Description: This is a predicted structure of a 476-nucleotide part of an RNA (small-subunit ribosomal RNA, 3' major domain) from an uncultured prokaryote. It matches the Rfam family "Bacterial small subunit ribosomal RNA". Gene Ontology terms of the family: structural constituent of ribosome and ribosome. The full RNA is in RNAcentral, with records from ENA.
[in-house]
Context: one part of a larger RNA
RNA sequence: UGACGGGGGCCCGCACAAGCGGUGGAGCAUGUGGUUUAAUUCGACGCAACGCGAAGAACCUUACCUACUCUUGACAUCCUCGGAACUCGGCAGAGAUGCCUUGGUGCCUUCGGGAUCUGUGUGCAGGUGCUGCAUGGCUGUCGUCAGCUCGUGUCGUGAGAUGUUGGGUUAAGUCCCGCAACGAGCGCAACCCCUGCCAUUAGUUGCCAUCAGGUUAUGCUGGGAACUCUAAUGGGACUGCCGGUGAUAAACCGGAGGAAGGUGGGGAUGACGUCAAGUCCUCAUGGCCUUUAUGUCCAGGGCUACACACGUGCUACAAUGGCCGGUACAAAGAGUCGCGAGACCGCGAGGUGGAGCUAAUCUCAAAAAACCGGUCUCAGUUCGGAUUGGAGUCUGCAACUCGACUCCAUGAAGUUGGAAUCGCUAGUAAUCGUGGAUCAGCAUGCCACGGUGAAUACGUUCCCGGGCCUUGUACA
Numbered sequence: 001u002g003a004c005g006g007g008g009g010c011c012c013g014c015a016c017a018a019g020c021g022g023u024g025g026a027g028c029a030u031g032u033g034g035u036u037u038a039a040u041u042c043g044a045c046g047c048a049a050c051g052c053g054a055a056g057a058a059c060c061u062u063a064c065c066u067a068c069u070c071u072u073g074a075c076a077u078c079c080u081c082g083g084a085a086c087u088c089g090g091c092a093g094a095g096a097u098g099c100c101u102u103g104g105u106g107c108c109u110u111c112g113g114g115a116u117c118u119g120u121g122u123g124c125a126g127g128u129g130c131u132g133c134a135u136g137g138c139u140g141u142c143g144u145c146a147g148c149u150c151g152u153g154u155c156g157u158g159a160g161a162u163g164u165u166g167g168g169u170u171a172a173g174u175c176c177c178g179c180a181a182c183g184a185g186c187g188c189a190a191c192c193c194c195u196g197c198c199a200u201u202a203g204u205u206g207c208c209a210u211c212a213g214g215u216u217a218u219g220c221u222g223g224g225a226a227c228u229c230u231a232a233u234g235g236g237a238c239u240g241c242c243g244g245u246g247a248u249a250a251a252c253c254g255g256a257g258g259a260a261g262g263u264g265g266g267g268a269u270g271a272c273g274u275c276a277a278g279u280c281c282u283c284a285u286g287g288c289c290u291u292u293a294u295g296u297c298c299a300g301g302g303c304u305a306c307a308c309a310c311g312u313g314c315u316a317c318a319a320u321g322g323c324c325g326g327u328a329c330a331a332a333g334a335g336u337c338g339c340g341a342g343a344c345c346g347c348g349a350g351g352u353g354g355a356g357c358u359a360a361u362c363u364c365a366a367a368a369a370a371c372c373g374g375u376c377u378c379a380g381u382u383c384g385g386a387u388u389g390g391a392g393u394c395u396g397c398a399a400c401u402c403g404a405c406u407c408c409a410u411g412a413a414g415u416u417g418g419a420a421u422c423g424c425u426a427g428u429a430a431u432c433g434u435g436g437a438u439c440a441g442c443a444u445g446c447c448a449c450g451g452u453g454a455a456u457a458c459g460u461u462c463c464c465g466g467g468c469c470u471u472g473u474a475c476a
Stems, first nucleotide, its partner, number of pairs: 001476002003473003007470007015460002019424005026315008034306002042053002064301003070295001073124001077123001079121001081119003086103001089100004107114002126290002129288003135284002137279003140275001142273001147186006153162003166177003192267004197235007207224002211222003238261001241255005317417001321376006333364003338357002343352003383414001388409007430452007
């Protein structure tokens, strides 16, 4: 100087407390461990591994296993010599591929040759093989915590100290005051984006107040530029104003005006560093290993196994509900190898067909919870939907291992969950649906969107994590 303390002081955080909803019990989905297996590819392991890499394993992917192949190789480049390349059909085979066979002699040319492709030979290729404890890059984490340092000066033999401590204050090393310090840098804040109010400009594909026409009806038409909206530019909030407290300071408390008030709400943004944290399987790369194989091609299988254990979720156990009928109101997205309307067929998944749309124009598209009416009457039920049988639909060479969905039948556990444990402070939790990426097909996952919309916070004694000062130490 640090680190640590079941030392002290001050302070903060959904850290506790106050509340609301869960997990832990059930069924299923998914990841992991374990076990099994020819293989169940590999990585990730407290927080910070476990719906994680994987924004989507039937083949492919695929790295694993079994079997069959090839050896300058599936891929790159240089040189030598030779040839064209390519292709119809047949046979063998699981295919890769092999054999036979048909067509074919092309393109440019300065006639030397060249370009593309292919065979032979040599340098070499290849490796998701090892080492993340050899590395770059990227990422997680403490933590959006308020810290981490430097120059000069001063003090100390020195390691170092000072500044950065102290009195206040703040979300903040934020600001003020003091002070052997004076300044500065990286962080904080602001500058950026979205959202909340207003104005200006613009007015189609969006809008319709006024005027006119028309319809069973609809901005449907003429027209309008007001309103909504769209999307660009500005304004607006600064403790600016008033009162009080305070050291006359910084600031804090209350008030006015205002759409908004003290960082308005949200996002992006992550200092010096820590964990030899994670990744050699994104990529790059040193070293090592391999080279008729640890490379490569291909078929089938596996990654989907299942006495069990754990994590994360979904659906429930019902009446604030289930079922049936009627009737409203979104936002944000996507679409030409696509979205696919009206119509018709089917109980349905879906099919036939194809209008319109490269989209404020057309389509996906029905929002759902809510509301109105009816029914059920507390039961393992008209709750719950697992499981299983049958019949189908769709995608796709192909749904046996191993897809999703539909219909009929079946109708399991489950009556609110032990010890323990998690999230959340407001348009939040809870609850309801919608869209997107990946994607031929396949989400209860992920990312985004809106609808409805709470309760509680006395307080900081305690648990956890963190910041500053101080103290002890046989630790570095």